[in-house]
Context: one part of a larger RNA
């Protein structure tokens, strides 16, 4: 580089806006860069290639053609691609109704559990395990009862349930707010689609500053188990786990499945939206699931939410180790992140 690839073998970027760039719907009309066709002139000999010839033959030499896919010019075509005008409504947006949603942010409430204080009943356990024992407890525990307090998390509803780009989002309830679908067919008239760099969000843990700390809980500590036991089980228990700010920037960030658009047999459940019939849901939209022709695939399996049939744009991959490591450079308080080899070896 050419080919081939990326659900599980190597490989889809963690998710989005979005620059540059690549790509891009329907008509007429100009143009003639792209494109295409004649012509002219270069494209130096030597070499190649084909045909005749010449040394006895070859090699090797002579000659004549080709070829030299190029480059300028110049003359013409106008389908394609570009340009440039006009246009048009299928794409994509806006407008309007009426509904749905654990979408996000802020704020206030609420009730069941744990703790922990007070009193009240009321005795000798209690708690814990395979067994046990550290541990609590006659200074009155556990249970029970009532009263206060504090934090955290939201049982049942709940679902193969819903919304978010992805992380992810669940007690009620106001305020604000982002989005998507469904209908009408009023409007704009291509505006689209992708996105290297960039910018921004991004779970847990982690880290900084200041709170709060019921619960659970690394580190530790105790008790067991063990030949030992720096485990697993017990019993404590500190950071943490919650708040507000402000870093990190990675996860099996997984559907291990980029986006985007058209097309290609049904059958069924289901969320919402329109709503023929008229009282159970025909059909259509959009969305979640299931099973299954063709097709595809090594196969598991996928199957109109493709891993099918094509197009665009991007990322990404090239034996196993060494290695996501080492130097370097950029971020970043550090922790570490990100790019990212090589020797050597199988």
């Nucleotide at each position: 580089u050419u080919g081939g690839g990326u659900u599980u073998a190597a490989a889809g970027g963690g998710u989005g806006c979005g620059u540059a760039g690549g790509c891009g719907g329907g008509a007429u009309a100009a143009u003639a860069a792209g494109u295409c066709a004649g012509u002219g002139g270069u494209g130096a000999a030597a070499g190649u290639u084909u045909g005749c010839a010449g040394c006895u033959c070859a090699a090797c030499u002579g000659u004549a053609a080709a070829a030299u896919u190029g480059c300028c010019a110049u003359u013409g075509a106008a389908a394609c691609u570009g340009u440039u005008a006009u246009u048009c409504u299928a794409g994509a947006g806006u407008a309007c109704a009426a509904a749905u949603g654990a979408g996000g942010c802020a704020g206030g409430c609420g009730g069941a559990a744990u703790g922990u204080g007070c009193a009240g009943u009321g005795u000798a356990g209690c708690g814990g395990u395979g067994a046990a024992a550290u541990g609590c407890u006659u200074a009155g525990a556990u249970a029970u009862u009532g009263c206060a307090c504090a934090g955290a998390a939201c049982a049942c509803c709940g679902a193969u349930u819903g919304c978010g780009a992805a992380g992810g989002c669940a007690g009620c309830u106001u305020g604000c707010u982002g989005g998507g679908a469904u209908g009408u067919a009023a409007c704009u008239g291509a505006c689209g689609c992708u996105g290297a760099g960039g910018c921004a969000c991004g779970a847990a843990a982690g880290c900084g500053u200041g709170g709060g700390u019921a619960u659970c809980a690394a580190a530790c500590a105790g008790g067991a188990u063990u030949a030992g036991a720096u485990a697993c089980c017990c019993u404590g228990g500190u950071a943490g786990u919650c708040c507000a700010c402000g870093c990190c920037g990675u996860a099996a960030a997984c559907g291990a499945u980029g986006a985007a658009u058209a097309c290609u047999a049904g059958c069924u459940g289901u969320u919402u939206g329109c709503g023929a019939u008229a009282u159970a849901g025909u059909g259509c939209a959009a969305g979640c699931g299931g099973u299954a022709c063709a097709g595809c695939g090594a196969a598991a399996g996928c199957g109109u939410u493709a891993a099918g049939u094509a197009u665009u744009c991007c990322a990404c991959c090239u034996g196993g180790g060494g290695a996501g490591u080492a130097c370097g450079u950029c971020g970043g308080c550090a922790a570490c992140g990100a790019u990212g080899a090589a020797a050597c070896u199988c």